[in-house]
Context: one part of a larger RNA
RNA sequence: ACCAACAACUUUAUUUUAUUAGCUAAAAGCUUAAGCUGUUAAGUGAAGGCGCAGAGAAAUCAAAAAUUUGUUUUAAAAGAACAAGUUGUUAAUAAGAUAAAACCCGAAACAAUGUGAUCUAAUCAUGACCAGGUUAAAAAAUAAAUAAAUUUAUUUGGAGGACCGAACUUGUAAGCGUAGCAAAGCUUUAAGAUGAGUUAUGAUUCGUAGUGAAAGGCAAAUCGAACAUUGAAAUAGCUGGUUUUCCACGAAAUCUGUUUUAGCAGAGCAUCUUAUAUAAUUUUAAAUCAGGGGUAAAGCACUAUUUUGACUAGGGGAUUUUAUAAAAUUUACCAAAUCAUCGUAAACUCUGAAUACUGAUUUAAUUAAGGAUAGUCGAACUUAAAAUGCUAAGGUUUUAAGUUAAGAGGGAAACAGCCCAGAUCGAUAAAUAAGGUCUUUAAAUUUAAUCUAAGUGAAAAAGUUGUUAAAAAAUGAUUACAAUUAGAGAAUAGGCUUAGAAGCAGCCAUUUCUUAAAGAUAGCGUAAAUGCUCACUAAUUUAUGUUUUUUAGCGCUGAAAAUUUAUAGAGACUAAGAUUAAAUACCGAAUUUUCGAAUUAAUUGAUAUAAAAAUUAAUGGUAGUGGAACGUUGCGUAUAUUAUAGAUGAAAAAAAGUGAUUUUUUUUGGAGAUAUCGCAAGUGAUAAUGUUGGU
Numbered sequence: 001a002c003c004a005a006c007a008a009c010u011u012u013a014u015u016u017u018a019u020u021a022g023c024u025a026a027a028a029g030c031u032u033a034a035g036c037u038g039u040u041a042a043g044u045g046a047a048g049g050c051g052c053a054g055a056g057a058a059a060u061c062a063a064a065a066a067u068u069u070g071u072u073u074u075a076a077a078a079g080a081a082c083a084a085g086u087u088g089u090u091a092a093u094a095a096g097a098u099a100a101a102a103c104c105c106g107a108a109a110c111a112a113u114g115u116g117a118u119c120u121a122a123u124c125a126u127g128a129c130c131a132g133g134u135u136a137a138a139a140a141a142u143a144a145a146u147a148a149a150u151u152u153a154u155u156u157g158g159a160g161g162a163c164c165g166a167a168c169u170u171g172u173a174a175g176c177g178u179a180g181c182a183a184a185g186c187u188u189u190a191a192g193a194u195g196a197g198u199u200a201u202g203a204u205u206c207g208u209a210g211u212g213a214a215a216g217g218c219a220a221a222u223c224g225a226a227c228a229u230u231g232a233a234a235u236a237g238c239u240g241g242u243u244u245u246c247c248a249c250g251a252a253a254u255c256u257g258u259u260u261u262a263g264c265a266g267a268g269c270a271u272c273u274u275a276u277a278u279a280a281u282u283u284u285a286a287a288u289c290a291g292g293g294g295u296a297a298a299g300c301a302c303u304a305u306u307u308u309g310a311c312u313a314g315g316g317g318a319u320u321u322u323a324u325a326a327a328a329u330u331u332a333c334c335a336a337a338u339c340a341u342c343g344u345a346a347a348c349u350c351u352g353a354a355u356a357c358u359g360a361u362u363u364a365a366u367u368a369a370g371g372a373u374a375g376u377c378g379a380a381c382u383u384a385a386a387a388u389g390c391u392a393a394g395g396u397u398u399u400a401a402g403u404u405a406a407g408a409g410g411g412a413a414a415c416a417g418c419c420c421a422g423a424u425c426g427a428u429a430a431a432u433a434a435g436g437u438c439u440u441u442a443a444a445u446u447u448a449a450u451c452u453a454a455g456u457g458a459a460a461a462a463g464u465u466g467u468u469a470a471a472a473a474a475u476g477a478u479u480a481c482a483a484u485u486a487g488a489g490a491a492u493a494g495g496c497u498u499a500g501a502a503g504c505a506g507c508c509a510u511u512u513c514u515u516a517a518a519g520a521u522a523g524c525g526u527a528a529a530u531g532c533u534c535a536c537u538a539a540u541u542u543a544u545g546u547u548u549u550u551u552a553g554c555g556c557u558g559a560a561a562a563u564u565u566a567u568a569g570a571g572a573c574u575a576a577g578a579u580u581a582a583a584u585a586c587c588g589a590a591u592u593u594u595c596g597a598a599u600u601a602a603u604u605g606a607u608a609u610a611a612a613a614a615u616u617a618a619u620g621g622u623a624g625u626g627g628a629a630c631g632u633u634g635c636g637u638a639u640a641u642u643a644u645a646g647a648u649g650a651a652a653a654a655a656a657g658u659g660a661u662u663u664u665u666u667u668u669g670g671a672g673a674u675a676u677c678g679c680a681a682g683u684g685a686u687a688a689u690g691u692u693g694g695u
Base pairs, nucleotide, nucleotide: 001695002694003693004692005691006690011100012099013098014097015096016095017094018093019092020091021090022089023088029050030049031048035044036043037042054061055060068084069083070082071081072080073079103241104240106238110231111230112229113228114227115226121205122204123203124202125201126200127199128198129197130195132164133163134162135160139156140155141154142153143152144151145150168192169191170190173188174187175186176185207223210218211217244629245628246627247626248625249624254267255266256265257264258263268376269375270373271372272371273370283365284364285363286362287361288360289359290358291357297351298349299348303345304344305343308340309339310338312335314334315333316331317330318329319328320327321326379404380403381402382401383400384399385398386397387396388395409420410419411418424597425596426595427594429593430592431591435587436586437585438571439570440569444584446583447582448580449579450578451577457573462557463556464555466554467553468552469551470550471549472548473547474546475545483540484539485538486537487536489513490512491511494508495507496506519534522533523532524531598619599618600617601616602615603614604613630684632681633680634679635678636677640674641673642672649668650667651666652665653664654663655662656661
């Protein structure tokens, strides 16, 4: 991993509601418990319980009943709380609640009583062990020197947590090993090796306790509190799992409270059930009417802020006078108030909508109150209006909607939340939605007109003599714009400056003449001149022109990323791109329509009841509620039915049923099995890192 078997809402008591049954029958009634007799039939047992009146702490009071009443509260009333309109009770079944292990599995822990020091830590007692080699302390002896203390030499000697190195003890580094030879090993290398050494046997100390040259180490492969048993099925608001089918309806992720935000309770939202009184009420929609408001907008009359100017207190600067305190005059400055003026505001308002909300009336629909059972309290995105944030976020928080959640189908290449549209089942045709119609790919290489040349067809500020359309102004046959030819002079090299300064380094001035025209010069140039061009002028040539400005459309630049071109899905396309409140046709979904079928509800059927049938409508669905069924084991039915003329079982096929599933046949097999209607449950497994077994 696979297969098989096993594996989870149970049982008891009390209690609530519903249904059914018994008794009670308009009346107070219904019923036994333990026990006893008896034996699986029942009888007996009347203690007790519920009901027949409630309210109040109690004394006590007490239903006259819908134009309500009783009790309590109060001096009294009002108000408020509870109760009352007559029905029960016993049992069974179903579903809840409470107490218990309480749907199943799952902690780390806590406590009690014991067991452990054959492992290991420390200690005690009695023992044992350490090849060989090296070094050579103290001390002693002998000899020599010396006045002496003492010194020197030689020899003897054999100290040391001394040295090298086996056994022994340890475990430094690397490699191997990692399902190993081994739940700590092997190889090489390494440390100590007469010492705080190693070791054998016996003994002592232990679980909030021991021991520890101290690492939270060790205390029998177990240690930041051992192991065993018990309390014990500890508890778990947390994770996981929770077994057949079909049908009807169908949520929530919000509010309030909470040592509360992973939970729970009440409310909100779901389901089931009760009515038949037609009165009243609830809810929704539309119309009309009546309301309050202070949002959007707008405004500046208040508050706050703010632009410009006028006018004018005050301040600052300057001048003058007298004189140290003031005064006068003056103004590049600042400036309150006032007047005028451009503005701004969630915490401004002289104003002020649309919607929304509230109420009433009318119309059309809809609807018992109540009771029982839930689940939900982590939400997500999109659009609109806001807050917060950076006018960031697939951010956070509100409000109003939608979708997802719990929703499949078509479109958006792919896609929970976007667009279209809500799948009862089957069939095969049609009409459509969003979206599309060159190929991939179903359907137009459709029609009419224009734009784009960038493969634009995905992106900003900014820029654009790309191109299209439109508008305005100026100018133009008195010949424009552009082009070509020619001229562009003189006083004068203006004055000054300067080495020089001649139109053109710089300063000042910038006149006059000749002219068709020509600046005391707009640019290049020279050391300075010379030289070249421009302004300006003429001629030639020529226009439905030229120049300038503005608006609009489509383009262009701006444009750099990481697995693969990859921001049309691709091919590719010059339309198969863009534009037109253009046109027509077609395709396109589980939508709609057509045919057939099923189920549910209502109505008719039906003026006794029930069925067939018909009509209309409905039938996506998680949590969840309700309903109807299938199958398994046992029991009754069954002294029955069936079976060796072949049972249960096993394998396969066919048929039936919406389905769980059932029936028949064949083969196998070789002895029991069981309809129907009921009863009772150890009653259903693709899932729990499920348990056990097998492979």